[in-house]
A computed fold for a 73-nucleotide RNA from a Sedimentisphaerales bacterium, annotated as transfer RNA. The coordinates come from a structure-prediction model, not an experiment, and the mean pLDDT is 81.

RNA sequence: GGGCGAUUAGCUCAGCCGGUAGAGCAGCUGAUUCUUAAUCAGCGGGUCACAGGUUCGAAUCCUGUAUCGCCCA
Numbered sequence: 001g002g003g004c005g006a007u008u009a010g011c012u013c014a015g016c017c018g019g020u021a022g023a024g025c026a027g028c029u030g031a032u033u034c035u036u037a038a039u040c041a042g043c044g045g046g047u048c049a050c051a052g053g054u055u056c057g058a059a060u061c062c063u064g065u066a067u068c069g070c071c072c073a
Base pairs, nucleotide, nucleotide: 001072002071003070004069005068006067007066010025011024012023013022019056027043028042029041030040031039049065050064051063052062053061
């Protein structure tokens, strides 16, 4: 330098054919008593990497940029 893939909650990851963004863990609050990574209920938490484009409507499609990983040279 070229090719491919990834980027979504604090962490690990889902998200179908474009139609109101989700789970587990973690955190907070409460309950409980079996307690030291306990159990149960509830709550909060998001510029969907960034900038444009297409569209009535974009996490999803297109273009560019950035970062990370793999391969080739």
Its Rfam family is "tRNA". Rfam classes the family as a transfer RNA. The organism belongs to Sedimentisphaerales, within Bacteria. It was read from a public genome assembly.